[in-house]
Context: one part of a larger RNA
């Protein structure tokens, strides 16, 4: 832009898309069939393979923001202790998040109407005959059923809620123009930010406030900090100590930042 006043919410569901594998093993039953070997339909259940989806509780990966330890070498005057370069120097660990190798869960049952085929009645054509009239059965295929996505379905759908009730003037008399007066519901612009993100969308806050960040607690991780004290001739041990640190995780807390405004959007609706 349209969906014939705008709006803000919930929907329906024409379509259209995905999905639909399959093994084995137990039972029935060593029954049914068969002289014997052998060996079932049908029905119940159980567990797997591939594929698919979703998640990250667990088992792992991965984590150049987190702890550790360790070698050269400079620098902080020197010991210490740090902190730079040397693929993140190497290296052992590991939080969120992302992931699989991990979890968990799907294919289904069900109904409809057929397909080959398999019947019943049945004449034509006194028989026969599943068809001609008529009426059962009967697949992973078809329409449903199950998961998305959907009213631009222009055939534009439906509920529900919420706004808006002024004057004037022109002539080419029209869904016109134009001037004043007003400017709602709602939505933008901006900011904070985000398990949403290319951008945009989209969600979540914006002081009537936990939106991000900082602070406090805490949780995980790391693995006993630095400084003193004791001991060892030293390396180094041992006490203060499960200590210091601790990213994205979980809470509390206006300390900081989300200020203050602005824009569109109309006057009841061919």
């Nucleotide at each position: 832009c349209g969906u014939u006043u705008g709006a803000g919410a919930u929907u329906u569901g024409a379509g259209a898309g995905g999905g639909g594998c399959u093994g084995u093993c137990c039972u029935u039953a060593g029954u049914a069939c068969g002289a014997g070997a052998g060996g079932a339909c049908c029905g119940g259940g159980a567990u797997g393979g591939a594929c698919g989806a979703a998640c990250c509780c667990c088992u792992g990966g991965u984590g150049u923001u987190c702890c550790g330890g360790u070698u050269g070498u400079a620098u902080c005057g020197c010991c210490a202790g740090a902190u730079g370069c040397a693929u993140u120097g190497c290296c052992g660990g590991g939080u969120a998040g992302c992931u699989a190798c991990g979890u968990u869960c799907g294919g289904a049952a069900a109904a409809g109407a057929u397909a080959a085929c398999c019947g019943c009645u049945g004449a034509a054509a006194g028989c026969a005959u599943c068809u001609a009239a008529g009426c059962g059965g009967g697949a992973a295929a078809c329409u449903u059923g199950c998961c998305u996505c959907a009213a631009g379905a222009u055939g534009a759908g439906a509920u529900c809620u919420c706004a808006c009730u002024g004057g004037g003037a022109g002539c080419u008399u029209g869904a016109c123009u134009c001037c004043c007066c007003u400017a709602a519901a709602g939505g933008g612009c901006c900011g904070u930010c985000g398990a949403a993100g290319a951008c945009u969308a989209c969600g979540a806050c914006g002081u009537u406030g936990a939106u991000a960040g900082g602070u406090u607690g805490g949780g995980u991780g790391u693995g006993u900090a630095a400084g003193c004290g004791c001991u060892g001739u030293g390396a180094g041990g041992c006490g203060u100590u499960g200590a210091g640190c601790u990213a994205a995780c979980c809470a509390a807390u206006a300390c900081u930042a989300a200020u203050u405004g602005c824009c569109c959007g109309u006057g009841u609706g061919g």
Molecule: large-subunit ribosomal RNA, domain VI
Organism: Pseudomonas neustonica